[in-house]
Molecule: c-di-AMP riboswitch aptamer (ydaO/yuaA leader)
Organism: Humidesulfovibrio sp.
RNA sequence: AACAUCGUGUUGCCGAGUUCCGGGCCUGUGGCCCGGGAGCGGGGGACCCACAUCCCUUGGGGCGCAUCGCCAACAAUGGCGUAGGACACUCUUCGGUCCGAGCCCGUCAGCUAACCUCGCAGGCGUCGAAGGGGAGACCU
Numbered sequence: 001a002a003c004a005u006c007g008u009g010u011u012g013c014c015g016a017g018u019u020c021c022g023g024g025c026c027u028g029u030g031g032c033c034c035g036g037g038a039g040c041g042g043g044g045g046a047c048c049c050a051c052a053u054c055c056c057u058u059g060g061g062g063c064g065c066a067u068c069g070c071c072a073a074c075a076a077u078g079g080c081g082u083a084g085g086a087c088a089c090u091c092u093u094c095g096g097u098c099c100g101a102g103c104c105c106g107u108c109a110g111c112u113a114a115c116c117u118c119g120c121a122g123g124c125g126u127c128g129a130a131g132g133g134g135a136g137a138c139c140u
Stems, first nucleotide, its partner, number of pairs: 011125004018038009039120006049110001059108001060105004068081005084099004089133007
C1' cells in the first nucleotide's frame, strides 16, 4: 500500500416498510418482544351497478414491476424473446446496463359507504450525453 472480516458514524438507492409513548427481556454505545398513538401500505366488507349463477374440479383468489409466447427435455430444468420495471433533485430526448422473481389464502372473496382486519420487512452503493426547471454552497 492492497485485500478480506468485524464494529461504528455519515450519505444515498429499490421498497408501504417510518416515528413517538409505556412496559419487559437480552449477548446491553445497541437489539428484540408486548401494548398504544400518529403516518404510510394491503385485504375483507351493503344498496346501486356489474356478472348471469352454484356444484361436479383444467377450482378460484391475493401481494408484487415480475405477464405472456416460442423452442428443447420423459421430467427436473434450461434457452430465446416479451408486457411491465430500475439506474441516485426532477422532467424530456438520445444512447447504454440490468430485473422480468418469489410468496400467500385454502374451495372462498366483483365493485363497495359504515365497519372489520393485516403489514411497517428485506436487499443494496449511484452508466453517460444534451436541454429545461429547481435546490444548495462559495465569492462579490